[in-house]
Context: one part of a larger RNA
RNA sequence: UUGGGCGUAAAGGGCUCGUAGGUGGAUUGAUCAGUCGAAAUUGAAAUCCCACGACUUAAUCGUGGAACUGGUUUCGAUACUGUUAAUCUUGAGUGGGAUAGAGGUAAGCGGAAUUCCUGGUGUAGCGGUGAAAUGCGUAGAUAUCAGGAGGAACAUCAACGGCGAAGGCAGCUUACUAGGUCCAAACUGACGCUGAGGAACGAAAGCGUGGGGAGCAAACAGGAUUAGAUACCCUGGUAGUCCACGCCGUAAACGAUGUCUACUAGCCGUCGGGGAGCUUGACUCCUUGGUGGCGCAGCUAACGCGAUAAGUAGACCGCCUGGGGAGUACGGCCGCAAGGCUAAAACUC
Numbered sequence: 001u002u003g004g005g006c007g008u009a010a011a012g013g014g015c016u017c018g019u020a021g022g023u024g025g026a027u028u029g030a031u032c033a034g035u036c037g038a039a040a041u042u043g044a045a046a047u048c049c050c051a052c053g054a055c056u057u058a059a060u061c062g063u064g065g066a067a068c069u070g071g072u073u074u075c076g077a078u079a080c081u082g083u084u085a086a087u088c089u090u091g092a093g094u095g096g097g098a099u100a101g102a103g104g105u106a107a108g109c110g111g112a113a114u115u116c117c118u119g120g121u122g123u124a125g126c127g128g129u130g131a132a133a134u135g136c137g138u139a140g141a142u143a144u145c146a147g148g149a150g151g152a153a154c155a156u157c158a159a160c161g162g163c164g165a166a167g168g169c170a171g172c173u174u175a176c177u178a179g180g181u182c183c184a185a186a187c188u189g190a191c192g193c194u195g196a197g198g199a200a201c202g203a204a205a206g207c208g209u210g211g212g213g214a215g216c217a218a219a220c221a222g223g224a225u226u227a228g229a230u231a232c233c234c235u236g237g238u239a240g241u242c243c244a245c246g247c248c249g250u251a252a253a254c255g256a257u258g259u260c261u262a263c264u265a266g267c268c269g270u271c272g273g274g275g276a277g278c279u280u281g282a283c284u285c286c287u288u289g290g291u292g293g294c295g296c297a298g299c300u301a302a303c304g305c306g307a308u309a310a311g312u313a314g315a316c317c318g319c320c321u322g323g324g325g326a327g328u329a330c331g332g333c334c335g336c337a338a339g340g341c342u343a344a345a346a347c348u349c
Base pairs, nucleotide, nucleotide: 003321004320005319006318007303008302012317014201016199017198021194022193023192025088026087027086028085029084030083031082033081034080035077036076037075038074039073040072041071042070049065050064051063052062053061054060091191092188093187094186096183097182098181099180103177104176105175106174107173108172109171110154115149116148117147118146119145120144121143125136126135162169163168206247207246208245209244210243211242215241216240220236221235222234223233258316259315260314261313262312263311266294267293268292269291270290271289272288273287274286275285276284277283278281298305299304322349323348324347331342332341333340334339
């Protein structure tokens, strides 16, 4: 609880779909609910306000007025909002033609590298560090050649690039599938926007069951370092990382910037479309949808933002209200658990 705010001071929900609700394009008619005007009636008295008066004043009291900003009814106005009838095409969508992309799911395939195994060559070291040691190696290691196994990740291309609502997405091929953009303007005819609850999705870690396990690696062990060293460095190494199914539902889930719409100087890149021009080019210009860098006005406490706004406005939602206590306790809901969501107070400065 008015107001003022939410990039960095407290504050944008992780993200989307969508219910209720809120809100909503153009034209014409009807209606008169909202709205506006007039009148009537009511709005007790006291109180408040104004004038006058009464106690010598004041407080107090009396008389009159005004006010009571409201309610009801009747008559009227009809621009706007609503309702209703009809129409429209610019918002929105459908269809047509084209098109870019690591968008998603599933299956198959590929090469480089690490590790391991087998065999050959070969001999005393290898490895590791600041220096070492633990470790590996004459039971033949390291190195090198050939063959094999297995798992995970896909160098270069690669971008200041692309796609996706967000999380996120990168070897190649195929199948299935979602969204976008552009061109023309055939169709529908406001079907739109937002969205409390609700639902779906949601990195990593973690959990359950069953697989898998090359490399890496919490925990753990050893070697060093050190005053100590529960670390940083080294040698090992288990969960995990991977797959399937099911949970969890959180992140500096960030642009620390909610979604949608309209308007408001320019300049320079880049990605995807369309058009025009000529000198047909590594060309120029126009236009459209993304994505970046500057920058005017304006905004901002400043930093900065600046058509991808933090400018100018509108619609709807979420959130904030001194620091600590505390995103805690209690209760409730959810979860197998870990915990999550909701969310105080005493006290204290």

This is a predicted structure of a 349-nucleotide part of an RNA (small-subunit ribosomal RNA, central domain) from an uncultured bacterium.